The RNA shown here (SAM riboswitch aptamer (S box leader)) has 109 nucleotides and comes from Parageobacillus caldoxylosilyticus NBRC 107762.
């Protein structure tokens, strides 16, 4: 980079620092000098790993704690749509439902 498995409607500072951007593409639509990105603190969850239980039967599933570890998050549903099918509608669409495509954790190459 690529692949498998999971997860994604919820949680999360009116602090310091920096400064102009941000929001994965594309279009839209937002965020933003009543101060973007990043950094630092802080705080959010608990995916791995920890610890206690039960099961099966050794190495796995399942519950449940706790956050000192390894990550990860902290504006709007993964901001919204992007394929395809179905059903309303009849006409710039809507809604359901699967699908791609992204992100995140864990394995593997």
């Nucleotide at each position: 980079c690529u692949c498998u498995u999971a997860u994604c409607a919820a949680g999360a500072g009116a602090g310091g620092u920096g400064g102009a951007g941000g929001g994965a593409u594309g279009u839209g639509c937002c965020c933003a000098a009543u101060g973007a990105a990043g950094c630092c603190c802080g705080g959010c969850a608990a995916c791995c790993g920890u610890c206690a239980g039960c099961a099966c039967a050794u190495g796995u599933g399942c519950u449940g704690a706790a956050a000192u570890g390894g990550u990860g998050c902290c504006a709007a549903u993964u901001c919204a749509c992007a394929c395809a099918a179905a059903g309303c509608g009849u006409c710039u669409g809507c809604u359901u439902u699967g699908g791609g495509a992204g992100a995140u954790a864990a394995g593997a190459g």
NCBI's taxonomy places the organism under Bacteria, Bacilli, Anoxybacillaceae, Parageobacillus, Parageobacillus caldoxylosilyticus.
The sequence was found by an Rfam model in a public genome assembly.